This is a predicted structure of a 69-nucleotide RNA (c-di-GMP-I riboswitch aptamer) from a soil metagenome. Rfam family: c-di-GMP-I riboswitch aptamer. About the family: GEMM was predicted in a large-scale screen for bacterial structured RNA regulatory elements.
RNA sequence: AAAUAGCACACCCGUCGCGAGGCGGGGCCGCAAAGCCACGGGACUCUCGAAGUCAGCCGGGUUGCCGAA
Repeated sequence: AAAUAGCACACCCGUCGCGAGGCGGGGCCGCAAAGCCACGGGACUCUCGAAGUCAGCCGGGUUGCCGAA
């Protein structure tokens, strides 16, 4: 390279949360770490604090599938 399997933006339904968002089902744009971890930067939320959310924003850490020449 190829194949198989996997994940799943937007959006829809249900549900939890004040909210950012989370979870379950469907789903498509996409993803070789779009697995996991809030450590650094960044964005976002609220009741503005010794509080939260985002790993599919970037970096870092860590684990890891298939595989021709």

Description: The model forms 94% of the base pairs in the Rfam consensus. Model confidence (mean pLDDT): 82 of 100.